[in-house]
RNA sequence: CUUUCCUCGCAGCCGAAUCGCGGCUCCGUUCCCGGAGCCGCGAGCGGGGAACCCAAUGUCCGGGCAACCGGACCGGGGCGAACGGUGAGGUCACCGGGGCCACUUUCCAGGCCCAGCCCGUCAGCUAACCUCGCAGGCAUGGGGAAGGGCGAU
Numbered sequence: 001c002u003u004u005c006c007u008c009g010c011a012g013c014c015g016a017a018u019c020g021c022g023g024c025u026c027c028g029u030u031c032c033c034g035g036a037g038c039c040g041c042g043a044g045c046g047g048g049g050a051a052c053c054c055a056a057u058g059u060c061c062g063g064g065c066a067a068c069c070g071g072a073c074c075g076g077g078g079c080g081a082a083c084g085g086u087g088a089g090g091u092c093a094c095c096g097g098g099g100c101c102a103c104u105u106u107c108c109a110g111g112c113c114c115a116g117c118c119c120g121u122c123a124g125c126u127a128a129c130c131u132c133g134c135a136g137g138c139a140u141g142g143g144g145a146a147g148g149g150c151g152a153u
Base pairs, nucleotide, nucleotide: 007152008151009150010149012138013137014136018043019042020041021040022039023038024037025036026035027034028033044134045133046132047131048130049129054124058073059072060071061070062069063068075122076119077118078117079116083096084095085094086093087092097114098113099112100111101110103147104146105145106144107143108142
């Protein structure tokens, strides 16, 4: 110096929502340095639109062997885990399903949530291409198994 083992300690969460560079303004007494805000660019992460090909062309009723014809009814789509069914009566219950619970995976137990927002008659998939976002809200500390990261003896 490197590797392995034992022991001990440490690590915030949901979410795509982070990092870096430059300029301007303000603050920390001046400088160095640091912090905040605004603007711009880049990387990274996330979303939408958009060809060929492929897929798709509704539901119910009536007529008809069938092909099909006639009538009535219904707009559609996106982000997100936040969805479907049944019942009641007026916002609840139940069933199924989905999401979260603190380094990761998994099992058991327990707990919490199933909201909100957007486009505007329009968009299935979709390469090139075009375009948008990087917010907001919180506080874990049940158990078993396996496997990692950083640091110390």
The RNA shown here (c-di-AMP riboswitch aptamer (ydaO/yuaA leader)) has 153 nucleotides and comes from a Pseudomonadota bacterium.
NCBI's taxonomy places the organism under Bacteria, Pseudomonadati, Pseudomonadota.
The sequence was found by an Rfam model in a public genome assembly.
The coordinates come from a structure-prediction model, not an experiment, and the mean pLDDT is 80.